[in-house]
About this RNA
Predicted 3D model of a 1562-nucleotide RNA (small-subunit ribosomal RNA) from a marine sediment metagenome. Rfam family: Bacterial small subunit ribosomal RNA. Its mean pLDDT, the model's own confidence on a scale to 100, is 84.
RNA sequence: ACGGAGAGUUUGAUCCUGGCUCAGGACGAACGCUGGCGGCGUGCCUAACACAUGCAAGUCAAGGAGAAACUUCAAGCUUGCUUGAGGAAGUAAACUGGCGAACGGGUGAGUAACGCGUAGGCAAUCUGCCUUUUGGUUUGGGAUAACUUCGAGAAAUCGGAGCUAAUACCAAAUGAUGCAACGAUUUCGCAUGGAAAUUUUGUUAAAGGUGCCUUCGGGUAUCGCCAAGAGAUGAGCCUGCGUCUCAUUAGCUAGUUGGUAAGGUAACGGCUUACCAAGGCAACGAUGGGUAACCGGCUUGAGAGGGUGGUCGGUCACACUGGAACUGAGACACGGUCCAGACUCCUACGGGAGGCAGCAGUGAGGAAUAUUGGGCAAUGGGCGCAAGCCUGACCCAGCAACGCCGCGUGAGGGAAGACGCUCUAUGGAGUGUAAACCUCUGUUAGGAGGGACGAAUGCUGUAAUGGUAAAUAAUCAUUACAGAGAGACGGUACCUCCAAAGAAAGCCCCGGCUAACUCCGUGCCAGCAGCCGCGGUAAUACGGGGGGGGCAAGCGUUGUCCGGAAUUACUGGGCGUAAAGGGCGUGUAGGCGGGUAAGUAAGUCGAUGGUGAAAGCCUACAGCUUAACUGUAGAAUUGCCUUCGAUACUGCUUAUCUUGAGUUCGGGAGAGGGAAGUGGAAUUCCUGGUGUAGCGGUGAAAUGCGUAGAUAUCAGGAAGAACACCGAUGGCGAAGGCGGCUUCCUGGGCCGAAACUGACGCUGAGGCGCGAAAGCGUGGGGAGCAAACAGGAUUAGAUACCCUGGUAGUCCACGCCGUAAACGAUGGGUACUAGGUGUUGGUUCCGAUUCGUCGGUAUCAGUGCCGAAGCUAACGCAUUAAGUACCCCGCCUGGGGAGUACGGUCGCAAGGCUGAAACUCAAAGGAAUUGACGGGGGCCCGCACAAGCGGUGGAGUAUGUGGUUUAAUUCGAUGCAACGCGAAGAACCUUACCUGGGCUUGACAUGCUAGUAGUAAGAGCUCGAAAGAGGGAUGACUUCGGCUUGCCGAAGAGCUAGCACAGGUGCUGCAUGGCUGUCGUCAGCUCGUGCCGUGAGGUGUUGGGUUAAGUCCCGCAACGAGCGCAACCCCUGCCCUUAGUUGCUACCAGAUUAUGCUGGGCACUCUAAGGGGACUGCCCCGGGAAACGGGGAGGAAGGUGGGGAUGACGUCAAGUCAUCAUGGCCCUUAUGUCCAGGGCUACACACGUACUACAAUGGCUGGUACAAAGGGACGCAAUAUCGCGAGGUGGAGCAAAUCCCAAAAAACCAGUCUCAGUUCGGAUUGCAGUCUGCAACUCGACUGCAUGAAGGUGGAAUCGCUAGUAAUCGCGGAUCAGCAAGCCGCGGUGAAUACGUUCCCGGGCCUUGUACACACCGCCCGUCACGCCAUGGAAGUUGGUAGCGCCCAAAGCUAGUGACCUAACCCCUUCGGGGGAAGGAGCUAUUUAAGGUGAGACCGACAACUGGGGCGAAGUCGUAACAAGGUAGCCGUACCGGAAGGUGCGGCUGGAUCACCUCCUU
Repeated sequence: ACGGAGAGUUUGAUCCUGGCUCAGGACGAACGCUGGCGGCGUGCCUAACACAUGCAAGUCAAGGAGAAACUUCAAGCUUGCUUGAGGAAGUAAACUGGCGAACGGGUGAGUAACGCGUAGGCAAUCUGCCUUUUGGUUUGGGAUAACUUCGAGAAAUCGGAGCUAAUACCAAAUGAUGCAACGAUUUCGCAUGGAAAUUUUGUUAAAGGUGCCUUCGGGUAUCGCCAAGAGAUGAGCCUGCGUCUCAUUAGCUAGUUGGUAAGGUAACGGCUUACCAAGGCAACGAUGGGUAACCGGCUUGAGAGGGUGGUCGGUCACACUGGAACUGAGACACGGUCCAGACUCCUACGGGAGGCAGCAGUGAGGAAUAUUGGGCAAUGGGCGCAAGCCUGACCCAGCAACGCCGCGUGAGGGAAGACGCUCUAUGGAGUGUAAACCUCUGUUAGGAGGGACGAAUGCUGUAAUGGUAAAUAAUCAUUACAGAGAGACGGUACCUCCAAAGAAAGCCCCGGCUAACUCCGUGCCAGCAGCCGCGGUAAUACGGGGGGGGCAAGCGUUGUCCGGAAUUACUGGGCGUAAAGGGCGUGUAGGCGGGUAAGUAAGUCGAUGGUGAAAGCCUACAGCUUAACUGUAGAAUUGCCUUCGAUACUGCUUAUCUUGAGUUCGGGAGAGGGAAGUGGAAUUCCUGGUGUAGCGGUGAAAUGCGUAGAUAUCAGGAAGAACACCGAUGGCGAAGGCGGCUUCCUGGGCCGAAACUGACGCUGAGGCGCGAAAGCGUGGGGAGCAAACAGGAUUAGAUACCCUGGUAGUCCACGCCGUAAACGAUGGGUACUAGGUGUUGGUUCCGAUUCGUCGGUAUCAGUGCCGAAGCUAACGCAUUAAGUACCCCGCCUGGGGAGUACGGUCGCAAGGCUGAAACUCAAAGGAAUUGACGGGGGCCCGCACAAGCGGUGGAGUAUGUGGUUUAAUUCGAUGCAACGCGAAGAACCUUACCUGGGCUUGACAUGCUAGUAGUAAGAGCUCGAAAGAGGGAUGACUUCGGCUUGCCGAAGAGCUAGCACAGGUGCUGCAUGGCUGUCGUCAGCUCGUGCCGUGAGGUGUUGGGUUAAGUCCCGCAACGAGCGCAACCCCUGCCCUUAGUUGCUACCAGAUUAUGCUGGGCACUCUAAGGGGACUGCCCCGGGAAACGGGGAGGAAGGUGGGGAUGACGUCAAGUCAUCAUGGCCCUUAUGUCCAGGGCUACACACGUACUACAAUGGCUGGUACAAAGGGACGCAAUAUCGCGAGGUGGAGCAAAUCCCAAAAAACCAGUCUCAGUUCGGAUUGCAGUCUGCAACUCGACUGCAUGAAGGUGGAAUCGCUAGUAAUCGCGGAUCAGCAAGCCGCGGUGAAUACGUUCCCGGGCCUUGUACACACCGCCCGUCACGCCAUGGAAGUUGGUAGCGCCCAAAGCUAGUGACCUAACCCCUUCGGGGGAAGGAGCUAUUUAAGGUGAGACCGACAACUGGGGCGAAGUCGUAACAAGGUAGCCGUACCGGAAGGUGCGGCUGGAUCACCUCCUU
C1' cells in the first nucleotide's frame, strides 16, 4: 500500500478477430402486484404554458392634521332621541418625511461568454448601514401634501382655489489633513507612476428628537445629523490558464485594429465622436451552425477516465415578450416607473386594470411529482432607543413505500410424521415440526395514566462596578439576585400499567448464462423471450397445480448513466491474409534529431509561503435505545501562484569536432528518360507469271472466299505496326513502367582513394509534380488485332463460350482524365540480432594462364532461395523481418445499407476526391482441422467396362405393384436396398375390410361381494341365414369336517347379479426393445502409452514393395493392443483305420426264364465315425540374403483346392407397433366380441418379375438307358383290376439304407413332318368329366373331345454369368383338405470368352481445391411479381431561425433651442411689480425597440410522380460464383444485353492440372 473475477453467442469441431447480450452499482423516477409501524430525508425532470382566490415588505419617540364603534357624565326634551364634555386616543386609517424595499424567496429561458472555475492585478475604482479616529452641528428663508372647497370622470384617477409643518426644500456663515490649480522637497515602485510633508489661491457642511437638571441663558445623557481619515463588508473593472460538438462551417472583420484629440463613466478602455494609418483574427480551428446556465459536488470505476449538475452551498442570468431610463450607496429593479407587442379582465365604449419562474392552490400538458394547513416559540432578516410590528425566509404539521435506516408479523416443545394437496415404481415419497396441541414472551399497533428537552434573550425591580457629567439628576454598558410572562410542534417524544399470539407477507424466478423440478393442459396453436432460443402429441423454456430458489414491506418491469468494454487503448489496441499503408515522389509548416566545452535556468527536481469557502468523501471520537441522521476534531483537496535553491537530462545562446549528410577526383554496369535517323523477318494489300477446283474453318459443321480463276507458288511493289533468337526468380527506374540498331541531349545509382564543407539530417499535414489500361477533345494515320454490330453454329433458349466478317479503338502529335488485385495486398528513415547457398556490378589478395581470361579468398552495393533465435491466431516472416528498439506520416474500430445519398470541389464528359444517416441482422470474417464432394490428379480392385454366352424390353398367359373403380376392393413394403415382397399357398375359415343381424364382466385371464341347491349340464321343440333368443323332459360332480351314515356345515367347480377389470391387426417404427435390409465379405474401424500441435487434431494407420486382405516384409517418434481379414466349423475332392445292416457281391456254393433271390463273405462300392494329406515344404529364376512373385517336380488336390456358415466401427430418424414385446395416447352396449353373405380374385390402362413360345440343334410317334436329394401313419401306397384319361375299386408292404411316392428328363436308336402361322405355338372358348371339401356361382386344380388367338427372335434401353459356371433337362420338399409357371433344394448334359483398365457404375488408399458440413439431391446470384418498412430526388405548398438594405419610428437618455411658464438667491422698485441667475413645458436633432417592405441564406414539415435500399414467404426466369463450378476467377475501364452477366484492353494470383526451366534441401 487495501487494489483489477467473468459468462453466453459465428463452426461438424478448433484457434483467432469481432460485434451483440448478461451478471454489478446508481436514480428527483414511472408502471404492475402487494402493503404493519417508526425515524431521517426527498417530491412538476413535461408547457420560462395560462392563472381564480388568499397571503409572501414593511416599519418609525421626525412632521402636521386627526377619527369611530363602544363607554362615562351632563344638558335638552318629543323618554328615546339629540347635543356637549371625558375616556377610547394622539389610537386606527390616510398623508409629508427617514430607512428598507437592490436582501431574503423562485426559476434555468437565454448565454460557448472573462459567463463560470482557478490564480493574480486595479499605481484605473466606488462602498448606505457597521467599527474606529478628529472636528463640527451657527443664522435665516420660501413652499407643499394631508386638510377645506369647487369641478371633470362609469371607474382608474385628475384639475382649480385656499390653509399648514418638519430630521422635506433653499440661502448665508464657519471650516479641514477633502477637492482643484501652480511651484518646490523627500521617499518608493515592474512602466505609466504612487505615497508623505509643505506654500498660496479657489471651493464644498449640518437637523433636530427624547430624558434629566436648570439660575430659563443654558447644561448634560442618548439617538440622530455634517465634514474628513482609517478599517471592515459589499460591489465594479482587467489579465494568465481551463471550459461541449460539427471542417459536408475556411476564411472573418469598417468602430473593424491601432494612434491623436475630445466627450463620457465611480473607474481603465472604440465605451462614444472627429481625424489619421490599414490594420486585427484564423488550420494551436477564426467565422458560422447545433447544444448547454457554470462550479463545490453526485454517480460509476482498481485507477486513469466516463456520465451528470435535482436536493444543500458559491457564482451568473432571468422575472408575460421587447426596449428604456428614473430614484438610489447599490437596480437599468420578480410583488417600482415609462413605451411598444401579445394575451386576459372591467367598462356607462369615452377609457382603464393586470403579470405566481414567491407560498399554497386551479386549469392545461404529461408515464409522473404534495396542503388554498399551524406558528413567528426557535434561527435569521427589515424598521425601531426599545417594547414591539412585519416576515409562505424559517420552524413545524399534512399527503406519497419516492429513497435510506431500524423494528415487527412471535419463541420453545411437539409424530418414523394427522387431514388435505401433489407425485408415484402403488411399496411409498413430498409439503413437514410445518399444523393441531402444550408451555411461554409482550416489541409494534390498541386501551388507560403520567409527561418533557427545545427558553437563550427580552421586560420589571434591587444591588454592584464602570462610562459621560459640576452632579449623589438622568442615562448608558457589564455583572449578580429576585419577580411576572412567553412553545406552533403537542398532551407529541418518552415512561408506567392492562389484555391478548391475539391485528400485521408479499413479489419475482426455477432450459443455459443463473441459485432453484416435477405432473397436467396445449400441439409452430395459444403463447414465451435479455442473448442463445423454446412450442409441429411424452415441453424442467407456453398456461395451471404441487414442490423448490431468491429478496422481503417490498418485489419485479421499463427508462437513463457508468462498469464489465483493453469495444477509441494516456495508463492500455492495431494495419502481409481478419477492418486498416496514402499509386509514387518532391517538398512547406510541424514533430524528432550526432560528439565536445562554456553560459543560462524555460521545461524538470527539491524546499518554502499563500490559496484550494462551508457542506460532502475518508479517519477518530461523540449525541439521538441502534442505525440512517447529526455534532466536534483531523486528514484530504493530486490544482494554481510566490520565494529560495539544484543543473544530470531536454530546451536556448556561444564556440568547436567529424563519424551522419554533402562536394571534388578516378573507374565501371545498365530495356533509366527525351529526340532524330535507320534495318531485316513476318502479315495484309496491289500488279504480273505458273496453275486448277477447291480453299477456309470446326468437336462436327455452316456462314465466308473461289471457274469473273481462289487456295498454293514465283517475281516486283506499297503500307502500317511490332522488334524472334540473345532473354535469364538477369538489368535499370520513385512508382507507373522500360527490349532491333546508330547518333545527339540528359537523370540517378555503384566502387576506389584522398581532400574539402562542418549536423547542412530524418519524416512530412496541406501544396506541387509524375502516374498502366480504358476513355475524352483537335488533327493525322490505319497493316494486323478487335469492344459494338452482322451472319453461321451450339442450345430448351444462347443477347455467350466456337466460327466467318467487322467499326470505334489500338499507332503519332498536342491537350485532358487520375483511376487498377496501381500488390511484396507489407509507408519512410536509423541502429542492432546465427548461418548456408546461388546470382548481378565493382574492388583487394592468392594461384593458374595459350595474356583473351579462369579458379579461389575477402569486402561493398543489389537481387533470389533455405534456415537458428525471436515473432505470429495460424499460415508463415526470418540481416531485403512480419525479430529487437527509436523518430515521423497515413489509416482502422461488427456485417449490410454504401464508397451510396446530400453538400462541396475537380473534370468537356465519363466520372474522380471528400463522404453520412434512417433502417436492418447476430453475426460478417481470418487461419488451420476432420470429413464429404469435384464435369481435380495419382495408385488399385470388382461380371464395372471390354471379350463372350444367354436373356428382359415386342406376343400370350401367370403373378406382384401403381392407377382407376367399389359398400369394401383390409393393412404394410416404394431408387439401388418396394413390386412371384410380409403371403411356406384369400372358395368358408384365414380376415384385419364392407353390408346386415346379435352380445355387453364380455370369445379369453385373475380376484372380490352377494345370491342360487332341482344347481351345472341338457335331448327333443319354437323363431332364425346363422349367431343368438326363448323353453325345458331328464338331471349330476370334487374335497374336508361333524356325526343322529345320509343328512348338515364349509370349501371348490358351475350359474345369476354387481364391482375391479378384460379386449383392441386402433394411432405413433419420428418414443422403443428385438429382428432384418443396405453400403459389403468392402478392408477397413479404433484404443493405451509416448511424441508433435495453443487447439480441433495429427502420429501410429503415411512411405517403398507385396497381397484376395491394415496380408506380410522393410523403413519410420513411435511402441504395443483390440474389433474386422485369415485360420479354427460344415459339405465336397484323395488315401487309410474301425464297423458291416436294411447297404455291397470280387471269390465259393445254391435257386430262377431272369434278378444279391438264398448261404457264405465284408475285398470293392457305399454308409458314418476317426485319422492322414497341402505347408510355397522341395528345385530354378526374379526380388534387397526380405515379404513375395514366376516357372518346375512330386501329388487325388498347389499356392485361399471348390462351396457354405461367419457381416468390424458405423451409415440410411432405412424396414417392421400387423410375428412378438413395449412407453404414451385413444375406444369401452364399441375402434371389443359372435354370426351370415360379400370383398381382398374388380379392369380403360402403366410398370416389375416369371412361364410358354415364335420352331428343324425342332415337333410328333415308338423303343432303350443313366441320378441325386428328399417325403411318408388323420400318411406314402405296390401287385391286381375298371376307365381314352384325370381317376375309381381294392389293399400287400412300410414309423422306412428294408416298403411306397418313383416314371427321372434331356440323352441315345428308329420313323415321320420339310419352312408353312405349319404336325410350330398353345391362349381363348364350348361340351363332357375327375378329385378335394359343409360348400368350387362370384372364386380351385386336373382330365377328355372340340376350338386353335397373338406370336416369324422383339425400338430406345437394360439384366445375369468367368467352370462343373452360363445355358439346358428333369426330380424332390415346405406350406397344404384341395390349389405352384412362385420359393427352397437335388442331380443329369455341359460351353464360349477375358487383349486389357481409356471409358460407364460402385468401392479402397494417397494427394489437391472448396464459399459444402442436412455435407453437390450442397451452396448460391440478379431481374421480375406481391406485402411491409425507412429513405433520396421532385413542380410546388407551408413554417421557423439568424442576418442585410430601405421606409416609418414610441418611450427614454443626451444635445440644442426655449418668443410660453416659474416661490426661495441677486439687482432695481412707485412695493403693484420688473429684470437677472437658475430651471421647466414645448419644439428640433442623433440614437433606437416594435412595425412595414425587398432580395437572398439556412433549417424543417407536407407533396402528384419517381429512384434505388432493407425485410418477408415453399412465387417466376435463368445458373453468374464456390471444384479446373463445367468459358479459371477477380480489379480498373469502355461498350452491349430480360437478368444474373458477356465481350474488348491492361493488370493481379487471392487459379486447378500437366510438362519444362531455374533455385533450394537431403